[in-house]
RNA sequence: AUGUUAUCAAGAAAGGUGGAGGGAAUAGACCCGAUGAAACCUUAGCAACCCUCAGAUUUACUGAGAAGGUGCUAAAUUCUACCCAAACAAGCAAGUCAUUUUUUGCAAAUUUGGAUAGAUAACUC
Numbered sequence: 001a002u003g004u005u006a007u008c009a010a011g012a013a014a015g016g017u018g019g020a021g022g023g024a025a026u027a028g029a030c031c032c033g034a035u036g037a038a039a040c041c042u043u044a045g046c047a048a049c050c051c052u053c054a055g056a057u058u059u060a061c062u063g064a065g066a067a068g069g070u071g072c073u074a075a076a077u078u079c080u081a082c083c084c085a086a087a088c089a090a091g092c093a094a095g096u097c098a099u100u101u102u103u104u105g106c107a108a109a110u111u112u113g114g115a116u117a118g119a120u121a122a123c124u125c
Stems, first nucleotide, its partner, number of pairs: 003123006013043005021032003026081004044073003049069002051065005077117001082114002085111002091106004
């Protein structure tokens, strides 16, 4: 690097080196940053994917644990972008001889769900 599966609103920071950027990429928004960004190192912590133990089952579940391999330790994967659906009020348009109501449609905003992209783990070539 390819593919498959699972998860991604919870949780968990100090120190040293460093010296201006960073929040994956594009665009927009919004944030973090000289009271010190990225990166690297040390220590600590979180979580429980792999793992260990027990029970059931006999692939698939439940509970406990944290020695080891990863991962992570601002904000939802910071938010939005593409699609579907829903409800409310206002607006616009159509319909109506006309007003109100009703009906239908539209775009924007909101919410929910999904997709795409991404991250991590396990397996795979």